Transfer RNA from Oleiagrimonas sp., 75 nucleotides, folded computationally.
Taxonomically the source falls in Oleiagrimonas (Bacteria, Pseudomonadati, Gammaproteobacteria, Lysobacterales).
């Protein structure tokens, strides 16, 4: 160099092109306890970046960035 893949809360991860982006865990606040865990209720938090097609894009294209696998070049 070339070709394929991933990249969404703080970690994990679901998400037919149209609802307010869901879930678990973590973290906060209340409940519950003499307290403390466990339990229960609720909050907060994301679509790597940049254009593009679109009435509408996390979902398609293209191209940066990063990671990851095959191949190949030369030493």
């Nucleotide at each position: 160099g070339c070709u394929c893949c991933c990249u969404u809360c703080g970690u994990c991860u679901a998400g037919u092109g149209g609802u307010u982006a869901g879930g678990a865990c973590a973290u906060c606040g209340c409940c519950c306890u003499c307290u403390c865990a466990a339990g229960g209720c609720g909050g907060u938090a994301a679509c790597a970046c940049g254009a593009g097609u679109u009435c509408g894009a996390g979902u398609c294209u293209c191209g940066u960035a990063g990671g990851g696998a095959g191949c190949g070049c030369c030493a």